[in-house]
Molecule: Purine riboswitch aptamer
Organism: Exobacillus caeni
RNA sequence: AAGCGAAUUAGAAUGUUCCUUCAUAUAUCCUUGAGAAUACGGCUCAAGAGUCUCUACCGGAUCACCGUAAAUGAUCUGACUAUGAAGGCAGAAGAUAGUUUG
Numbered sequence: 001a002a003g004c005g006a007a008u009u010a011g012a013a014u015g016u017u018c019c020u021u022c023a024u025a026u027a028u029c030c031u032u033g034a035g036a037a038u039a040c041g042g043c044u045c046a047a048g049a050g051u052c053u054c055u056a057c058c059g060g061a062u063c064a065c066c067g068u069a070a071a072u073g074a075u076c077u078g079a080c081u082a083u084g085a086a087g088g089c090a091g092a093a094g095a096u097a098g099u100u101u102g
Stems, first nucleotide, its partner, number of pairs: 001101004018088008026056001030048006041066002050057001058078007
């Protein structure tokens, strides 16, 4: 400098992992105890219940409400976990590990 060029000498089957989607479970829901904040706030810890079910039971946004007290509400959106199912295709170009030759 040029050629070849990604597992593998080549082919087939099977399995595992990962990702996505869907279904079922649960409504990220419900009932309490203790503590905390206070209109720039509205939480923390624990228990129970709910699932042929392990785990989780919360985050954010918007609106409302509470005139400083102990109590939140509505709507929307987002999962996680368990189990099951389906899918993860085709083509082109380039780069690179490596290799071959000069």